[in-house]
């Protein structure tokens, strides 16, 4: 160089046009002699960057970065 596919919470992942969830950990509360286990609750991401599309874009385009494979 050229193809494919990823990039959302602190980790690991879901969401595929209508204002972003889970699970793990975090902190609080119950339960318990403690502690772990079990419950319920909190908080925390404007979604890699820029820019277009649209009433609205995390998602659709274009392009740049990073990563992983495959061609050459």
């Nucleotide at each position: 160089g050229g193809g494919u596919c990823g990039u959302u919470a602190g980790c690991u992942c879901a969401g595929g046009g209508g204002u972003a969830g889970a699970g793990c950990a975090u902190c609080u509360c119950a339960c318990u002699u403690u502690u772990a286990a079990u419950g319920a609750g909190a908080g925390g991401g404007c979604c890699g960057c820029u820019g277009g599309u649209u009433c609205g874009a995390g998602a659709c385009c274009a392009g740049c970065a990073c990563g992983a494979c495959c061609c050459a």